Predicted 3D model of a 598-nucleotide part of an RNA (large-subunit ribosomal RNA, domain I) from Kineococcus radiotolerans.
The source organism's lineage runs through Bacteria, Actinomycetes, Kineosporiales, Kineosporiaceae and Kineococcus.
Context: one part of a larger RNA
């Protein structure tokens, strides 16, 4: 020195474990904000730091509930000082306080800082100063002022509004809008109206009550979503690819309000006559700028496609009282009260109160086991028992239905929230309704259509309808107009150019519960540990590592060596080769002892 055997060091693999993650499901909740949010800075404890909580009333204050013996949050002990059966700590509900920054809003500003005005108040002889309140901008409404310029308007000011502003994981609607890629190259095409940017909204959004589909039938009957139809019909350098709809089966289920004609009111402008028009109709009397036309505004009326409505004429039918429509009678019309009928907080108007249930935000009750053996320890073994609407699960010194927490099953709220039902309440209606006739009036205009240029639909310009945008042109009013895939005829369906609309649907930042042929510390979230921390970067941004003594600290008193570190005894413990470098403790790597060989 090599090869063995034995025994150590180093190292932290492996096994076992789990405080943490991942995914899914169900239920809830689904917006927060000038009453100052989200997110932060700085403070705040008797004692340094970080986390948590809180805000100069600062690990807390008040009230109301729960609970019942300890407590002064965690790392995390120690010392000190306190509190508590006159009910603390703790849990829940409601309130109070809530520095500074931040939309940040008195002005400024390099966020958490600087400097002010006005009112009140405190202090000072006075000034400086302290404290409380208030002072941004925009929009709507009301009022007051008020130029060029006479009326006006612009502008200015005051008051007022649970007005706006900013934030939010995904979901939504709209405005913009790629490229890598595929086409085995590439340009139309595709990727894809995707990613991304912007605006805006809500707990959902959007869509939505047929100018719809269909196709010969006595058809369906708003929208949305799912399955099917169907990778079909189509489209396509007919390449790559893209790709419906009707119908059928389900989920849910809901329909409403206007514009116009006509009537009358108000404001304003124009116009007209002196007896006709007009003053509800008939007769008589009376009045007389009342009339007529345009514009604006609000009230009644009216809302439909077997077309509807208005107006006029006519037939049938009809709660009551009072007032008014110039006077008298009759009829008619309008208003109001009672009675009758209907509806309602969800679109169609909008709030509240009482009663009674459910649910949520704390809780509470909750069955049944002992002996012996082994062991450090019984939940193991054994013997004899018990409960079960509870043998899910976790803990306890080893595998526990009967030890503890729970579980099944019951039960509970002063307060707040939410939801159902009923009463009060509120609103509408009481009128006209029904029929016939007439064909006078109305039925959404720079619209529909058309031309050109685009977009979107399965549809890439094609024979290209339907929908939609830009430019130009430009109708009709029911004997009208649109659609049924160019276009025409017939037939059929509908009634555009106004508005609103719950549910079925999408998503999950968040809360609660449950589950897993999901992970188990190089895994699982980047993060089980001071984690978006340390650290890096001017910045946008990038972004770690580190888990395990033991049942219990019982964490080695005391002695010895040593300056210490460390070690040897002693002691604890079942174990110390479990000694805070701590479970197990592989390999590489480094030793020691010994055998053999050289």
């Nucleotide at each position: 020195g090599g090869c063995g055997c034995a025994u150590g060091g180093u190292g932290g693999a492996u096994g076992c474990c789990u405080u943490g993650g991942c995914a899914u499901c169900a239920g809830g909740a689904g917006c927060c904000g000038a009453u100052g949010a989200a997110g932060g800075a700085c403070g705040u404890g008797g004692g340094a730091g970080c986390c948590u909580g809180c805000g100069u009333u600062a690990a807390g204050c008040c009230u109301c509930g729960g609970g019942g013996a300890g407590u002064u949050g965690g790392c995390a002990a120690c010392c000190g000082a306190a509190c508590g059966u006159u009910g603390a700590u703790c849990c829940g509900a409601g309130g109070g306080u809530g520095u500074c920054c931040g939309a940040a809003u008195g002005g400024g500003g390099g966020a958490a800082c600087c400097c002010g005005g006005c009112c009140g108040u405190c202090g000072u002889c006075a000034u400086g100063g302290g404290c409380g309140g208030u002072c941004a901008c925009c929009c709507g409404c009301a009022c007051c002022u008020g130029a060029a310029u006479g009326u006006a308007u612009a502008g200015g000011g005051u008051g007022u509004g649970u007005g706006g502003a900013g934030g939010g994981a995904a979901c939504g609607u709209g405005g913009g809008g790629a490229a890598g890629u595929g086409a085995a190259a590439c340009a139309u095409c595709u990727c894809a109206g995707u990613a991304c940017c912007c605006a805006c909204a809500g707990g959902a959004a959007g869509a939505g009550a047929a100018a719809a589909c269909a196709a010969c039938a006595u058809g369906u009957g708003a929208u949305u979503c799912c399955g099917u139809g169907a990778g079909u019909a189509g489209u396509g350098g007919c390449g790559a690819g893209c790709g419906a709809a009707a119908g059928c089966g389900g989920a849910u289920g809901a329909g409403g309000c206007u514009a116009a004609a006509c009537c009358g009111g108000c404001a304003u402008c124009g116009u007209g006559u002196g007896a006709u028009a007009c003053c509800u109709g008939g007769u008589a009397g009376g009045g007389g700028u009342u009339g007529c036309g345009g514009u604006g505004u609000g009230g009644g009326g009216g809302u439909u496609g077997u077309g509807g409505g208005a107006g006029u004429g006519u037939u049938c039918u009809g709660g009551a009282g009072c007032c008014g429509g110039c006077u008298a009678c009759c009829a008619c019309c309008g208003g109001u009260u009672c009675g009758g009928g209907g509806a309602g907080u969800g679109a169609g108007a909008a709030a509240g109160u009482c009663g009674u249930g459910g649910u949520g935000u704390a809780g509470c009750c909750g069955a049944a086991g002992g002996g012996c053996c082994u062991g450090g320890g019984a939940u193991g073994g054994u013997c004899c028992g018990g409960c079960g609407u509870a043998g899910u699960g976790g803990g306890u010194g080893a595998g526990a239905c009967c030890c503890c927490c729970g579980u099944a099953g019951g039960u509970g709220a002063a307060a707040c929230a939410u939801u159902g039902c009923g009463g009060c309440c509120u609103c509408c209606u009481u009128g006209g309704g029904a029929g016939c006739a007439u064909g006078u009036c109305c039925c959404g205009a720079g619209u529909a259509g058309c031309a050109c240029g685009g977009g979107g639909c399965u549809c890439g310009u094609g024979g290209a309808a339907u929908c939609u945008c830009g430019u130009g042109u430009g109708a009709a009013u029911c004997u009208g107009c649109c659609a049924g895939g160019a276009c025409c005829a017939c037939c059929u369906g509908g009634u555009a150019a106004g508005c609103c609309u719950a549910a079925a649907u999408a998503c999950u930042u968040c809360c609660u519960g449950a589950u897993g042929a999901c992970c188990g510390a190089u895994a699982g979230c980047g993060g089980a540990c001071a984690a978006g921390u340390a650290c890096c970067g001017u910045g946008a941004g990038g972004g770690a590592a580190u888990g395990g003594u033991g049942a219990a600290a019982a964490g080695c008193a005391c002695c010895c060596c040593g300056g210490g570190a460390g070690g040897g005894g002693a002691g604890u413990g079942a174990a110390a080769u479990a000694g805070u470098a701590c479970c197990u403790g592989a390999a590489a790597c480094c030793g020691u002892g010994u055998g053999c060989c050289u």
The full RNA is in RNAcentral, with records from ENA.
It matches the Rfam family "Bacterial large subunit ribosomal RNA".
The prediction has a mean pLDDT of 80.